Predicted 3D model of a 692-nucleotide part of an RNA (large-subunit ribosomal RNA, domain II) from a bacterium.
It matches the Rfam family "Bacterial large subunit ribosomal RNA". Rfam links the family to the GO terms ribosome and structural constituent of ribosome.
The RNAcentral record of the full RNA draws on ENA.
Context: one part of a larger RNA
RNA sequence: GCCUGCGAGUUGUCGUCAGUGGCAAGGCUAAGGGGUGUUAUACCUGGAGCCGUAGCGAAAGCGAAUGGUCCGAAUAGGGCCAAUAGUCGCUGGCGGCAGACCCGAAACGGGACGAUCUAUCCCUGCUCAGUGUGAACGACGGCUAAAACCGUCGGGAGGCGCGAACGGGUCGGUGUUGCAAAACCGUCCGAUGAGGUGGGGAUAGCGGUGAAAAGCCAAUCGCGUUCCGUGAUAGCUGGUUCUCCCCGAAAUGCGUCUAGGCGCAGCGUCCUUGUAUAAGAUAAUAUGGGGGUAGAGCACUGUUGAGGCUAGGGGGUUAACAGCCUACCAAACCUCGACAAACUCCGAAUACCAUAUUAUCAAAAGGCAGUGAGACUAUGAGCGAUAAGGUCCAUAGUCAAGAGGGAAUGAGCCCAGACCGUCGGCUAAGGUCCCCAAAUCUGAGCUAAGUGGGGAAGGAAGUGCUCUCUCAAAGACAGCCAGGAGGUUAGCUUAGAAGCAGCUAUCCUUUAAAGAGUGCGUAAUAGCUCACUGGUCGAGAGAGAGUGCGCCGAAGAUUCAAUGGGGCUAAGCUCAGUACCGAAGCCACGGGUUUGUAUUGUUUAGCAAUAUAAGCGGUAGGGGAGCGUUGCUUACUAAUAAAGCUCAGAGCGUAAGCUCGGGUGAUGGAGUAAGCAAGUGCGAAUGCAGGC
Numbered sequence: 001g002c003c004u005g006c007g008a009g010u011u012g013u014c015g016u017c018a019g020u021g022g023c024a025a026g027g028c029u030a031a032g033g034g035g036u037g038u039u040a041u042a043c044c045u046g047g048a049g050c051c052g053u054a055g056c057g058a059a060a061g062c063g064a065a066u067g068g069u070c071c072g073a074a075u076a077g078g079g080c081c082a083a084u085a086g087u088c089g090c091u092g093g094c095g096g097c098a099g100a101c102c103c104g105a106a107a108c109g110g111g112a113c114g115a116u117c118u119a120u121c122c123c124u125g126c127u128c129a130g131u132g133u134g135a136a137c138g139a140c141g142g143c144u145a146a147a148a149c150c151g152u153c154g155g156g157a158g159g160c161g162c163g164a165a166c167g168g169g170u171c172g173g174u175g176u177u178g179c180a181a182a183a184c185c186g187u188c189c190g191a192u193g194a195g196g197u198g199g200g201g202a203u204a205g206c207g208g209u210g211a212a213a214a215g216c217c218a219a220u221c222g223c224g225u226u227c228c229g230u231g232a233u234a235g236c237u238g239g240u241u242c243u244c245c246c247c248g249a250a251a252u253g254c255g256u257c258u259a260g261g262c263g264c265a266g267c268g269u270c271c272u273u274g275u276a277u278a279a280g281a282u283a284a285u286a287u288g289g290g291g292g293u294a295g296a297g298c299a300c301u302g303u304u305g306a307g308g309c310u311a312g313g314g315g316g317u318u319a320a321c322a323g324c325c326u327a328c329c330a331a332a333c334c335u336c337g338a339c340a341a342a343c344u345c346c347g348a349a350u351a352c353c354a355u356a357u358u359a360u361c362a363a364a365a366g367g368c369a370g371u372g373a374g375a376c377u378a379u380g381a382g383c384g385a386u387a388a389g390g391u392c393c394a395u396a397g398u399c400a401a402g403a404g405g406g407a408a409u410g411a412g413c414c415c416a417g418a419c420c421g422u423c424g425g426c427u428a429a430g431g432u433c434c435c436c437a438a439a440u441c442u443g444a445g446c447u448a449a450g451u452g453g454g455g456a457a458g459g460a461a462g463u464g465c466u467c468u469c470u471c472a473a474a475g476a477c478a479g480c481c482a483g484g485a486g487g488u489u490a491g492c493u494u495a496g497a498a499g500c501a502g503c504u505a506u507c508c509u510u511u512a513a514a515g516a517g518u519g520c521g522u523a524a525u526a527g528c529u530c531a532c533u534g535g536u537c538g539a540g541a542g543a544g545a546g547u548g549c550g551c552c553g554a555a556g557a558u559u560c561a562a563u564g565g566g567g568c569u570a571a572g573c574u575c576a577g578u579a580c581c582g583a584a585g586c587c588a589c590g591g592g593u594u595u596g597u598a599u600u601g602u603u604u605a606g607c608a609a610u611a612u613a614a615g616c617g618g619u620a621g622g623g624g625a626g627c628g629u630u631g632c633u634u635a636c637u638a639a640u641a642a643a644g645c646u647c648a649g650a651g652c653g654u655a656a657g658c659u660c661g662g663g664u665g666a667u668g669g670a671g672u673a674a675g676c677a678a679g680u681g682c683g684a685a686u687g688c689a690g691g692c
Base pairs, nucleotide, nucleotide: 001692002691003690004689005688006687011098012097013096014095015094016093017092018091019090020089021088022087023086026051027050028049032045033044034043055062056061067081068080069079070078071077101239102238104236108229109228110227111226112225113224119203120202121201122200123199124198125197126196127195128193130162131161132160133158137154138153139152140151141150142149166190167189168188171186172185173184174183205221207217208216209215242626243625244624245623246622247621252265253264254263255262256261266371267370268368269367270366272364273363280361281360282359283358284357285356286355287354288353289352295346296344297343301340302339303338305336306335307334308333310330312329313328314326315325316324317323374399375398376397377396378395379394380393382391383390404415405414406413419591420590421589422588424587425586426585430581431580432579433566434565435564439578441577442576443575444574445573446572452568458552459551462549463548464547465546466545467544468543469542470541471540479536480535481534482533483532485509486508487507490504491503492502515530519528520527592616593615594614595613596612597611598610599609600608601607602606627681629678630677631676632675633674634673635672636671637670644664645663646662647661649660650659651658652657
């Protein structure tokens, strides 16, 4: 891992609601007792007691035909109550108490068992190759007045040195389903000591022991192990077993030692009541309302750019005052132009409230829930950075709980809501060259960038369209030919300054035209060139504005890798049009089922058939109807061979399932119908046991 078996809402009691049954203004017995007897939870007793038949008030008390009672001075007002149905069983739903659907803690308490491991201690033993160093002390000699002191020899101290046994475990490697639940290899530390070690003994968990690491106390230690309390508790995780039919949520508000849990409300479901001219809900339309949002505005509150005017201030003048001046600052006021969630002289659309009409149908009490982690998209705001697949509200949609088609691929986007069947049809979104169903469709444009098929500020004689202005057959624009002069080298400056370093001025003349000079150039001149003019040529030229589609800007990590691919110059983009494809949508045909209505039948709390209308996606969840398993009761059937197992056997049913046939089974069983009772259905729980 697979297979087989086992494996989870039970039982008691109290309460509540529904169904069903008995009796009914009543209903019922409990413990106990009794005899019968098919041995029992049955039957007969037993009225104690309980619930109901009247409520209100703290109570005294009062007390229901026109109501009762309490508060109150009240015949006011208000609170509670009445105008009748209960009670006892059975079945089911749910709740309380009990282990209460099952498995699961870490823990807590009590009694025992442990010091053969290990910690410390006690008693008694054993044990440490070899080698080095050479303390005290002593002797002798030297020295001395004598010592101290020096030398030599002796001596043999030490938690002394090196290093085996022995003890340890430093660093690295191997090992890591190991040789091993701590080892192996190399290396390393102590090795006469606070040393090592054998045997015997002591200390026990609210404890011991500890040269102290919260270490160790039998592979267990921030409180051992074991049994018991014990099915501890678990607002937590996991699991919770057959089928079909109808409906179908929530992820919100308020509160919470509350935030992943609960309570109440909201939203779901079922039943009952109940049907109308009422009341109410929803939608559409009409009418009537209030508002202060969007927008807008500046009349208020504030903010604000430019200008003007004028107080005030600053500065100047004066020794000072006064006065005067001022291109500085500037309130109020005026003109022009702006801004605001906490501004408003204004002010929508929607939304909301009310009334009317029309259409639809709800609504309330009660039983049972689940939900109270939501997600994205669009729009309106806040927070954030006008960041986030961010966060927090509001409105709507989808997902959640929704399949199908499209977006190559995709919970939340677009289209569209799947009862079943059909080798029928029409469409939606989206598409129609091939992959790939359908146009290589029609008409008119644009794009040349593979733009399309990712991207900004910014940049550019890309190209289409529209517009404005200027020049032009009295000849424009471009090219070519020619001129481009004189006063004059203007004046100043300067070494020089001659159109062309710089400063100032920028005139006059001749002219078709020619600047006291546009650029290059020279030391300064010179030289080239331009403006400007004529000629040649012969038809458009130039400057701008707007707009469509393109270009550059454009660098990424495995990969051509930024259309799904091929490939495309349309098979790209814009506008217009026709046809087709395309879904579980719609239609057609057949079938099933639910609910309402009608009719008919019938064995009538109802059931069945037919017709017709509307439905039939679905998680949590509510409701309904069934299948199957084991046992029991009653009746019946079978042994002319049961059940079980098996043959991908055959048939039937919407499903759970049922029936039949062959083989096996060879034992002496099993089944059907109606009812009853449950140890009643497995794929999951790191489920349990076994097998492989």